Record summary: Predicted 3D model of a 1396-nucleotide RNA (small-subunit ribosomal RNA) from an uncultured bacterium. It matches the Rfam family "Bacterial small subunit ribosomal RNA". The prediction has a mean pLDDT of 85.

RNA sequence: GAUUAACGCUGGCGGCGUGCCUAAUACAUGCAAGUCGAACGCGCCUUCGGGCGAGUGGCGGACGGCUGAGUAACACGUUGGUACCUGCCCUUCACUCGAGGAUAAGCCCUGGAAACGGGGUCUAAUACUCGAUAUCCUCUUCGGAGGAAAGCUUUCGCGGUGAAGGAGGGGCCUGCGCGAGAUUAGCUAGUUGGUGGGGUAAUGGCUCACCAAGGCGACGAUCUCUAGAUGGUCUGAGAGGAUGAUCAUCCAGACUGGGACUGAGACACGGCCCAGACUCCUACGGGAGGCAGCAGUAAGGAAUCUUCCGCAAUGGGGGCAACCCUGACGGAGCAACGCCGCGUGGAGGAAGACGGCCUUCGGGUUGUAAACUCCUUUUGCACGGGACGAACAUUGACGGUACCGUGCGAAUAAGAGGUGGCUAACUAUGUGCCAGCAGCCGCGGUAAUACAUAGACCUCAAGCGUUAUCCGGAUUUACUGGGCGUAAAGCGUACGUAGGCGUCCUUUUAAGUCUCUGGUGAAAUCCCUCGGCCUAACCGAGGAACUGUCAGAGAAACUGGAAGGAUUGAGUAUGGCAGAGGCAGACGGAAUUCGAGGUGUAGCGGUAAAAUGCGUAGAUAUCUCGAAGAACACCAGUGGCGAAGGCGGUCUGCUGGGUCAUCACUGACGCUGAGGUACGAAAGCGUGGGGAGCGAACGGGAUUAGAUACCCCGGUAGUCCACGCCGUAAACGAUGGGUGCUAGGCAUAUGGGGAUUAGACCCCCUGUGUGUCGAAGCUAACGCGUUAAGCACCCCGCCUGGGGAGUACGAGCGCAAGCUUAAAACUCAAAGGAAUUGACGGGGACCCGCACAAGCGGUGGAGCGUGUGGUUUAAUGCGACGCUAAGCGAAGAACCCUACCCAGGCUUGACAUCCCGGGAAUCCCCUGGAAACAGGGGAGUGCCGCAAGGAGCCCGGUGACAGGUGCUGCAUGGCCGUCGUCAGCUCGUGUCGUGAGAUGUUGGGUUAAGUCCCGCAACGAGCGCAACCCUUGUCGUAUGUUACAUGUGUCAUACGAGACUGCCUCGGUCAACGAGGAGGAAGGUGAGGAUGACGUCAGGUCCGCAUGGCCCUUAUGCCUGGGGUAACACACGCGCUACAAUGGCCGGUACAAUGGGUCGCGAAAUCGUAAGAUGGAGCUAAUCCCAUCAAAGCCGGUCCCAGUUCGGAUUGAGGGCUGCAACUCGCCCUCAUGAAGCCGGAAUCGCUAGUAAACGCGGAUCAGCUACGCCGCGUUGAAUACGUUCUCGGGUCUUGUACACACCGCCCGUCACACCACGAAAGUCGGUAAUGCCCAAAGCGCUUUUAGCCAACCGCAAGGAGGCGGAGCACUACGGCAGGAUCGAUGAUUGGGGUG
Repeated sequence: GAUUAACGCUGGCGGCGUGCCUAAUACAUGCAAGUCGAACGCGCCUUCGGGCGAGUGGCGGACGGCUGAGUAACACGUUGGUACCUGCCCUUCACUCGAGGAUAAGCCCUGGAAACGGGGUCUAAUACUCGAUAUCCUCUUCGGAGGAAAGCUUUCGCGGUGAAGGAGGGGCCUGCGCGAGAUUAGCUAGUUGGUGGGGUAAUGGCUCACCAAGGCGACGAUCUCUAGAUGGUCUGAGAGGAUGAUCAUCCAGACUGGGACUGAGACACGGCCCAGACUCCUACGGGAGGCAGCAGUAAGGAAUCUUCCGCAAUGGGGGCAACCCUGACGGAGCAACGCCGCGUGGAGGAAGACGGCCUUCGGGUUGUAAACUCCUUUUGCACGGGACGAACAUUGACGGUACCGUGCGAAUAAGAGGUGGCUAACUAUGUGCCAGCAGCCGCGGUAAUACAUAGACCUCAAGCGUUAUCCGGAUUUACUGGGCGUAAAGCGUACGUAGGCGUCCUUUUAAGUCUCUGGUGAAAUCCCUCGGCCUAACCGAGGAACUGUCAGAGAAACUGGAAGGAUUGAGUAUGGCAGAGGCAGACGGAAUUCGAGGUGUAGCGGUAAAAUGCGUAGAUAUCUCGAAGAACACCAGUGGCGAAGGCGGUCUGCUGGGUCAUCACUGACGCUGAGGUACGAAAGCGUGGGGAGCGAACGGGAUUAGAUACCCCGGUAGUCCACGCCGUAAACGAUGGGUGCUAGGCAUAUGGGGAUUAGACCCCCUGUGUGUCGAAGCUAACGCGUUAAGCACCCCGCCUGGGGAGUACGAGCGCAAGCUUAAAACUCAAAGGAAUUGACGGGGACCCGCACAAGCGGUGGAGCGUGUGGUUUAAUGCGACGCUAAGCGAAGAACCCUACCCAGGCUUGACAUCCCGGGAAUCCCCUGGAAACAGGGGAGUGCCGCAAGGAGCCCGGUGACAGGUGCUGCAUGGCCGUCGUCAGCUCGUGUCGUGAGAUGUUGGGUUAAGUCCCGCAACGAGCGCAACCCUUGUCGUAUGUUACAUGUGUCAUACGAGACUGCCUCGGUCAACGAGGAGGAAGGUGAGGAUGACGUCAGGUCCGCAUGGCCCUUAUGCCUGGGGUAACACACGCGCUACAAUGGCCGGUACAAUGGGUCGCGAAAUCGUAAGAUGGAGCUAAUCCCAUCAAAGCCGGUCCCAGUUCGGAUUGAGGGCUGCAACUCGCCCUCAUGAAGCCGGAAUCGCUAGUAAACGCGGAUCAGCUACGCCGCGUUGAAUACGUUCUCGGGUCUUGUACACACCGCCCGUCACACCACGAAAGUCGGUAAUGCCCAAAGCGCUUUUAGCCAACCGCAAGGAGGCGGAGCACUACGGCAGGAUCGAUGAUUGGGGUG
C1' cells in the first nucleotide's frame, strides 16, 4: 500500500459497487421452462365471435442461471492445421405426385392404499409406412444400383423435401507456454509401430486379429502432494512476487458410481435406466426425492443479506400473431463491507467570565472556545408540484422516487486511536517489579512524559483502532542485483562421461540476432483525450497500449551450421637436467631390549620429593659373543619431489611426472566437468605372520578434599609385514580448476645463454619452482598483492540467522564401528567476524613506595581503660562496617546536653510573621504539686510624640501557620574519607583510520615528577608536578617595656642576605642529567608543613547546616520529674600499666619548650601525713600566677632474682573537692588489702634521623570529671637498608581474552523438579491408489440362440422378409476374496532435545 474480511468502540445523509473464503454438508415451503388450435382428433363451456381442458404431434427443455469437487491434462492460454458435423437464420437451384395400415385421447370392463396400470373397442394428423420421380447425393465390377417430401390457413401468409454455398456454432489434431517433491529413478503388453477388418460425423490402438519389438525417461519419465485455467487483480521504479472474489472467456460438475436413449447438438442441474448412501410416504404388497437456480432453514464458522416487486426496459423460449413463460434480467430491502461526495453551522464577540487542569502563586492553559449579538438552512421535518428512462399506438416494477417550489428552525448529527524512541503530540495525581503495558527496543522495585486516571495536545474522521493475509522496504534467493582466507559457504585429491565454454583467415548458410511488412494478441480492466450523472466515485465514446506470438521479405557484423586453409593454444619428436616421486629385491651400521659367559658388590632405578618396581637366587655398572624387531643420527635447509594423502640409510631392477634447449612434425586435437571411477593420514575391522622399543585399556605407587588425570613402575591390543575392508581428519594456504593482463626489491632450488677467466666465483640476460617485503588495486577490518584475496573471461562445487542437528526417519554403502545423503516440530533476539578503549592474567619487560628484605620497638597472652558486635532491658536513642567502621560523629552523658524509656502536663503552641482585645515592662508573696503547671494576692504606671497615635514588652483570643534529631545520603547542595602527593588526566588545530579511535602522551636517555633533553605527523595549550606561602637551620641591620644585668651575649619582632649544579674534575649524544670535589651554617627538593588533577567507590553525612519529595499535627510537636545511653556469659579493635636489676625504693642534685589565665590564674604565709583548706599579694600578662624541683638523667644508699621492697587490679575503712544534687553514675587523698601477670600461638603493626625508642610538660572541651583519649611541646637519643627473587599497593609499554555491574567476571556437564514438541516401540485403528481372482445390475454390441408375440412390404393362401420379447456371449459399475504398497492417527514403555 492492499483486502469478498472479521473483532472492539462509535455512528448523520446520499450516490455507486460488493456480500458463505468454512460443510461439493443436509434441506421444510414457494417459485426458477415452457409454448403452439395457423399440424390433429376428442371433451366441456359459449354472448356463436370464441374460450377452456387433457392427449397425439411440433419446437424448445444441450440456452440462460449456479458451483469449483475433480483435473498437472491438449484442461487452459497462444499459434497453426483438417480427416469432419452443424437445428433454427441468409443466398441460390430443383421439387412438394400417388397409396396405405395403425394408435393416444375418448368409451366399456378391470387391478392397486398410492405411484401407476391391464384388457377390449373407435378415431385423426405436419405421427407412421410403401410406391413414383431425382437437379442432386451415395455406392460401383463403370454396365449400373440405391435414396425425398406435409400440409395448415378467411386474408396477409406459415410451412415440407433434396442439393450447393454462407454466417455463426462445434468435433478432432498440433508447436510452445503453464505448480512442488529425487528422502519418487526407472516406467510401459494395446504398451510402440505395421497390415487388414470393424467403428465414428471424422483422423487415430478408438477397437479386434496377425506380425515386428518397440515407445518414454536426468531437457526429470513413473509415483506422491497440491491446484480449475485465463483476461486480469494487489504490490513493486522495474524485473519480479503474491493472487485468480465481483465482471468476461474456456473447462469441469449437478446426492455418489456406472450406463445408454432421444436428438442437429447431451451421455443431459430442475430427462431416463441400474447400483449405493441418505430422507420421506405406505394399507408393508410397494412407491417418491435430489437448491453447487432465486429467496429461505438447519449445521459448521471469526464471518457473509429479503421465503420482496415487476416482466415497464434489455435478452431468451414457443407462436403468423395477439400473447404466454422467464428468481435471466430490471429494481427495491438489509449490512459503514468498500470507494466517492456532503453535513454536524457562518460572521462578530476579552471582563481573556465561570468551571477544569497546571503553577515558580506572579500567572499560564482550555480560549473566540462559551455566553451574548447578527446571519444562513446543505441535512431534517411539513405541504404543494413532479419526471427522463418509451423505440412504436397501448404499456413504468422502481415511484408520488429523483428533482423543483414554499414554510419551520442552529435547530436532528463526533468519534476513535495515540502522546518514551522509531513517530506528529506533556504535564499532574495514583500505584510502587504490585497492578499493568508492549509492534521492536523495552517501561514498572516512592519523584513513571512508557501502567491507571485527569487535563492539555497530536493524527485521522463517520469513522478510528486491533487481528489475519499478500507485496514492499529485503541487493535478506541477488536475471536486473549477493557471496564462499577469518562472518554461513571450495567437494580431501585427481582422471574422466554427458553438458557448458572455446584461437586466426577465407567462402557459404541464415538457426540465434537485427530491420521492415502483414495477421493475431476477444470485450472489459490499466493509460490518454473528450463526454454523461450538480461534483466525485461510477458510466459512455475515441485513441493508445496489450512488452506476446505466427507468417513473409531483407541484412550478414557477432554466435551457431557447412567447406577449405593457418599455427600462436594443445600435443609429438630429438638432446640434456634435478629430485626423500612410486613399486620390488638385496645389503649396512649405530642404538634399545633379551640371552650366554667373564669381572665385580650393594645397591639400582625413579622424582619437585618419594614410593611401587629390580637386586645377595648377585642387579645396576663394565667387557666379549649371540639373537630379534623396529627406525634410519650427522648431511638437513621458510631445500627437493608428488594431484592430494604423503615421501628421508645404501645399492640394483622396473616405472610415473616435471623442466630446459632445438623449432622438425600433427593441425584446435583445447578448458572445465553433474553423475561415475580411482587414489586417499591416523585410528579401527577380518585372516595369517611378527613383536625389540613404545604403548590406549588394565594393575600398582604417588599427588590430592577426591584424582577413574597430569608424575612414576609395569603392561595387553595396537604400532611392523602380506592380502582384503573402512573412506574419514584443523584431509588447512581454513583460499576449486584453467587462460590472459597489471611496478618492483631481496633470498633460495634447478636449467639455458652472454661476457669474463688458466679454470671458476662475482656480473648480465632468459625459463621453471619455493619464500619474503612491498606499487597500483582490492578488503568490514585483519590482511592479499605476477604463487592475488587485483583486473577480466570460462566451467564446476557450495552458502542463505542461532540452537534443535550433521541429528531423526527413509535410502545406499560397510563384517562391524560407522559413513554418505539429509529434514521437521519446538525454541531464542540473537549467534558470528574483524578491529577499538578499558579491566583482568598463578603473561612478559621496565620502574617506584617502611612494600619486602636488614634493623629497633610493639600488638596478639595478663589486669585495667575505651570503642564496637552480641546478649539483656521499659529504654539500653541514632549514625559509621575490609583497607576508607570500631579512644569514630563525641575538644568532657551525674541534671542539662538527649534525640531513647516511664510518668505527669500543654495544644496557634518553647520559637517567627500577620490580625483583634486588654495591659507599662518588671518585681515580690501565698496555696496545691516531684516539677512543669494551675489558682490567688500585692507592688509598679516607663520611652517617643505635631497629643491622632507609635515603638518595644506582657496577657488573652481567632485562623493562616509554627514545630518535627520523623523517612529517603539511591532525589540533592555543601563538606569530608579513599585510591594518592600516585604522576597522571585532558583539550584545540593538524594528520591517520569507513568507524570506535589513534597520534600528540609512544620511542632513546634522565628525574622525586608527563622533571628535563634528544628524536618523531605532529604543533601548541590546560588541570596536575615543581615554584610562589608558612615554620625551622646561618649571618647582617633596625627596634626592644620586660629578662640577665649596664653593653653586650641570649631572646623577641621586622626587614634583608644566603644555595643557583653557580665553580672544578670525570662520565654522558658538545644534551638533559649523573658521580666526585672545593667553599659554605646549609648541596643538589636543606628539613617539616599547607597545598590533593580528570575521576573512582550510587563511599560517608537529611543527627552540624541547607534543601526537593513524602509523613505527623490535642502529636512523630512542646514542657517537667525520674530512669536509660554506664547493663554483662561472651567476641573483636585501639590504648594504659606491667611482668622487673639497663630495674624498684629512699635521700641528694641538674637542665626545657609549647602554652593558658579576670565568673580567671592565684603567690607568700599558716593548718593538715595527704588530697586539700585558710589566705589573699601580684597579674587583662616577655612584668604576676599555673610552675619551688619538669621527668628520664647524674651522685650516694638499699633490695639480690623471689610472684619478690616486681606488679598494681580488686576490696574494706576514713577523708578532700566540684556541683541544686556524686545511689544508679564523678575525680582526688590516706591507711589497709595485694589478683592476673615471669615477655606472650597462628598471625600482625609502626618507624630510614634529631627519626624510632624512652621521658616528662602544656592546651582545647570543661562546674567537676571517668583523659590511660586527642592536639601540641620540648629532653635523652639509636640500629639498619646486601638488594628487588618473593608479599602488598601503584605507574609506563607490550601480549592474550569468549570479561565490560569489567576475574568477587564469564561459564560447562551430570543430577533433582516442572512443562513442551519430537523419534523409537509389542501392536491397534483408519485412509488412498494399484494388482490378481470371484460375482455381475442396467445397458450398447454380437449370435448358424428361440415350443412365445406381431398392423403396414411380398404372397390368393400357407407362409416369407422384418420386428418385439426371451435366452446366451463379450465388456462392465457396485460388491466380495487375497497378499502386498503407501499415508495418517494412536500405544504401556523408552530415547535424546528445548525452556524454566